[in-house]
RNA sequence: UCGAGGAACUCUGGAGAAGCCCCUUUCCGCAGGCGGAGGGGGGUGCCGAAGGUGCAAGGCCGCAAGGCCGAAUCUCUCAGGCAAAAGGACAGAGCGUUUG
Repeated sequence: UCGAGGAACUCUGGAGAAGCCCCUUUCCGCAGGCGGAGGGGGGUGCCGAAGGUGCAAGGCCGCAAGGCCGAAUCUCUCAGGCAAAAGGACAGAGCGUUUG
């Protein structure tokens, strides 16, 4: 210097879906009515890209029946989410590490 694999870290990009309804609570402002910013519980509708569930080909065990392993942006929607912010699979760059 070049190639290959890759845990951590940094930067950039990064979709979908109600700023829904009800109850309750904290703080701030106000003479008051009320206004503003949050927290908790419940309901209905919805989303699929943290995490998690399921499995095709194929492989393994078994005489057999059958069992086990087995991927995803697929699937389910447990968890999570449905203005912004945050988060975000994944991608690019840097950096670090291993190896030829």

About this RNA: The prediction has a mean pLDDT of 80. This is a predicted structure of a 100-nucleotide RNA (Glycine riboswitch aptamer).